[in-house]
Context: one part of a larger RNA
Molecule: large-subunit ribosomal RNA, domain VI
Organism: marine eukaryotic metagenome
RNA sequence: CGUUAAGAUACUUGAAGGGGAGCUCUUCCUAGUACGAGAGGACCGGGAGAGACGAACCUCUGGUGUGCCAGUUGUCCUGCCAAGGGCAAAGGCUGGGUAGCUACGUUCGGAAGGGAUAAGCGCUGAAGGCAUAUAAGCGCCAAGCCCACCUCAAGAAUAGGUAUCUCUCUUCGCUUCGGCGAAGUGAAGGCAGGCCGGAGACUACGGCCUUGAUAGGCUCUAUGUGUAAGGCCCGUAAUGGCUUUAGCUAAAGAGUACUAAUCAGCCAAUCGG
Numbered sequence: 001c002g003u004u005a006a007g008a009u010a011c012u013u014g015a016a017g018g019g020g021a022g023c024u025c026u027u028c029c030u031a032g033u034a035c036g037a038g039a040g041g042a043c044c045g046g047g048a049g050a051g052a053c054g055a056a057c058c059u060c061u062g063g064u065g066u067g068c069c070a071g072u073u074g075u076c077c078u079g080c081c082a083a084g085g086g087c088a089a090a091g092g093c094u095g096g097g098u099a100g101c102u103a104c105g106u107u108c109g110g111a112a113g114g115g116a117u118a119a120g121c122g123c124u125g126a127a128g129g130c131a132u133a134u135a136a137g138c139g140c141c142a143a144g145c146c147c148a149c150c151u152c153a154a155g156a157a158u159a160g161g162u163a164u165c166u167c168u169c170u171u172c173g174c175u176u177c178g179g180c181g182a183a184g185u186g187a188a189g190g191c192a193g194g195c196c197g198g199a200g201a202c203u204a205c206g207g208c209c210u211u212g213a214u215a216g217g218c219u220c221u222a223u224g225u226g227u228a229a230g231g232c233c234c235g236u237a238a239u240g241g242c243u244u245u246a247g248c249u250a251a252a253g254a255g256u257a258c259u260a261a262u263c264a265g266c267c268a269a270u271c272g273g
Stems, first nucleotide, its partner, number of pairs: 001155001006166007017152004023051007035040001053109005061103004068096005073088006113147003120140004169184006189267003193209005214260003217256005224248002230243004
C1' cells in the first nucleotide's frame, strides 16, 4: 500500500499452499503347531521390552551456579584482643548449594486407519469358436504417493469468517446546486514515553502505568549452609560445651503502595452506512 467504499480490537477457518515426522531390533504367546524321515521350524495374528533419533520440560537423579553459606593457609590492613576486610592470574584453596540454564534426568513421539497405485498376483473376456489378467470392464497388493498426525499459514489478489467497540461533526472557498477542494475538531483505537519480563543482539513480542502489585524495597515463607556474634562454663592452653536445628541466606513464592511507573504529547473516522 492492497484486501472496493468508514475506523478499530480480539478470536478464528485452513476448500489452496509450505514445513516437520516417517527408523530398526530382541523376546514371549499362538506353537515345538503347519511343514519335514529327521535335523530343524514358520506364515497370519496378539503381547512385552530395547537401541538410535526427535520434541518438550526440570518433579526426581546429577552438572553448573565468579552477588548464597561454611571451613582453611600465607600475608597486609581496620591501633591492639576479639571480630572483620583486601590479595594470592582475573573464585587463593576446599566442602556444599537457591533460581536459571542444562543431560547423564523425566515425559512423550514414529502408530492405527482410509484412498489411488508400482513390481507382482487375479476375475470375467474377445479380437483369434480355443487360449489369453486387457483390447471394453472389475479386483488384490508396498516402509513408497495422497489423506490421516504435529506445525506455519488470508499478499490464499477468488486477499475468507465471527464477535465486540467508536463516531457519524464544524469553518472557509468554489459550484453546472448534484457536489468538489482546503482547514479544523479529534471517537474507538494505535503510537510515543515510563516500570518491567523464564521475550530479547537491535528491533520485535508480552505484562503493567495510581481505578496500580509492573519492578525495587519491606514482611513472612521456602531453600541452602550447618549451630553466628556476644556472654557464660570446663581446661595453663590449643580447643570443647551451653545459650542455639542458631546466625546468615542470590536470581524463588505470597503479601504489602514505602520508592519508581508524573503531567503532557503525536497519529487517526467523520469519503460508506